[in-house]
Context: one part of a larger RNA
RNA sequence: GAGUAACGAUAAGGGGGGUGAAAAACCUCCCCGCCGGAAGAUCAAGGUUUCCUGUCCAACGUUAAUCGGGACAGGGUGAGUCGGCCCCUAAGGCGAGGGCGAAAGCCGUAGUCGAUGGGAAACGGGCUAAUAUUCCCGUACUUCUUCAUGGUGCGAUGGGGGGACGGAGUAGGCUAGGCCAGCGCGGCGAUGGUUGUCCGCGUUUAAGGUAGUAGGCUGGGAUCCUAGGAAAAUCCGGGGUUCUGAGGCCGAGAGCUGAUGACGAGUUCAAGGGGAGACCCGCGAGCGAAGUGGUUGAUGCCAGACUUCCAGGAAAAGCCUCUAAGCUUCAGCCAUGAAGGAACCGUACUGUAAACCGACACAGGUGAUCAGGUAGAGAAUACCAAGGCGCUU
Numbered sequence: 001g002a003g004u005a006a007c008g009a010u011a012a013g014g015g016g017g018g019u020g021a022a023a024a025a026c027c028u029c030c031c032c033g034c035c036g037g038a039a040g041a042u043c044a045a046g047g048u049u050u051c052c053u054g055u056c057c058a059a060c061g062u063u064a065a066u067c068g069g070g071a072c073a074g075g076g077u078g079a080g081u082c083g084g085c086c087c088c089u090a091a092g093g094c095g096a097g098g099g100c101g102a103a104a105g106c107c108g109u110a111g112u113c114g115a116u117g118g119g120a121a122a123c124g125g126g127c128u129a130a131u132a133u134u135c136c137c138g139u140a141c142u143u144c145u146u147c148a149u150g151g152u153g154c155g156a157u158g159g160g161g162g163g164a165c166g167g168a169g170u171a172g173g174c175u176a177g178g179c180c181a182g183c184g185c186g187g188c189g190a191u192g193g194u195u196g197u198c199c200g201c202g203u204u205u206a207a208g209g210u211a212g213u214a215g216g217c218u219g220g221g222a223u224c225c226u227a228g229g230a231a232a233a234u235c236c237g238g239g240g241u242u243c244u245g246a247g248g249c250c251g252a253g254a255g256c257u258g259a260u261g262a263c264g265a266g267u268u269c270a271a272g273g274g275g276a277g278a279c280c281c282g283c284g285a286g287c288g289a290a291g292u293g294g295u296u297g298a299u300g301c302c303a304g305a306c307u308u309c310c311a312g313g314a315a316a317a318g319c320c321u322c323u324a325a326g327c328u329u330c331a332g333c334c335a336u337g338a339a340g341g342a343a344c345c346g347u348a349c350u351g352u353a354a355a356c357c358g359a360c361a362c363a364g365g366u367g368a369u370c371a372g373g374u375a376g377a378g379a380a381u382a383c384c385a386a387g388g389c390g391c392u393u
Base pairs, nucleotide, nucleotide: 013031014030015029016028017027018026032390033389034388035387040370041369042368043367046350047349050348051075052074053073054072055071056070060068061067080141081140082346083345084344086119087118088117092113093112094111098107099106100105122139123138124137125136126135142342143341144340145339146338147337148336149335150334151333152332153327154326158322159321160320161319166309167308168307169306172302173301174300177296178295179294180293181292182203183202184201185200186199187198188196204262205261208257209256210255215250216249217248218247219244220243221242222241223240224239225238226237228236229235263291266287267286268285269284272281273280274279310313356365357364372384373383374382375381
């Protein structure tokens, strides 16, 4: 220079009350404004206690601070079903033997690892200052072990089926959600009107069980033969004969049940607080109404659907079936029932951000899911709901 520039999005603040040494910024109430395909909600990654409560204000916070993601202390993360671990494999890694190399080592068979993929099973409500598909209540489901009863050809690392998959496109059946009416409860206007075709709020309920609907796929049964499936096969594949015109598989949703339950607008009591008072707010506890119909309607479900195209669109296990060795009054397998088991790890909080990556409480960057109302073709846009904020001078 200079007490100058700046104080990090032009979404915006104003008032009452409280606390306090002190209040533009903290708490609380009223009004105003902003976002609303987000500036809301839920996950993944990353962070690693930032979460909740009490106390504190030196430093940190671009100002003040009684406040804080700051300091100090105490507390907080509860699982058979969510995710991992586990079983299975992909790219890729490692790699017994093996090949190559002067060595270090490189490649690679059997194998063994490796999810971003495949594989059993849980929903609704309640409760905490802070966790919940984890605790509690209610109602379920899966799998394994042992035992019992009844039945019975069982048996794999092998064979077969299945798992099992691309792009584009149309149509159908539904549901979530929305809207309207009806119903229940409440209201009747500080200003002309408002007992009415008026206004406000509510009208919510899962998994599972039962039953196989709309629809899609496929003809089905018996018997015989069989150079294929590295051996075998009653299985798969190939072929013959015969009977039959339905049988089987997949399958949303609705109905009934779950539920004589829960939830529920409101109402009663009420710790405590505010107020001179009338009265107002209210932790917590009790009681508890209606809870139906129509319409619209998805990008969600049926769906591994269907049609079509060429560029021809993972693998393996779980699962079903077939036999081999073998076992065959045993073991094993199937059905039903009972008893018992289901360990370990993660679980707080943030997560389009002041908590991650950017040296910062940085106008940048950051994968997935949900998707209300009015207008609209629309996830555009505008204004709003739930919810969240007014961006620390």
This is a predicted structure of a 393-nucleotide part of an RNA (large-subunit ribosomal RNA, domain III) from Marinobacter shengliensis. NCBI's taxonomy places the organism under Bacteria, Pseudomonadati, Pseudomonadales, Marinobacteraceae, Marinobacter.